[in-house]
Molecule: transfer RNA
Organism: Candidatus Aenigmatarchaeota archaeon
RNA sequence: GGACCCGUAGCUCAGCCUGGUGGAGCGUUGGUCUUAUAAACCAAUGGUCGUGCGUUCAAAUCGCACCGGGUCCA
Repeated sequence: GGACCCGUAGCUCAGCCUGGUGGAGCGUUGGUCUUAUAAACCAAUGGUCGUGCGUUCAAAUCGCACCGGGUCCA
């Protein structure tokens, strides 16, 4: 220098291909239960979807550029 993959909740990841109300598990908080803790159960809590611009009635999703991480080629 070139090619490809990844970036979404505090953590681990779906959703993207095929645009139409952003999700799961864990966690955290409160409660029930218990002498107490754990476990279990109930409820609550979760987001500028890496950044910017564009396309569109509408973008996590499509296009372009850039930033960060990784793999490979040279």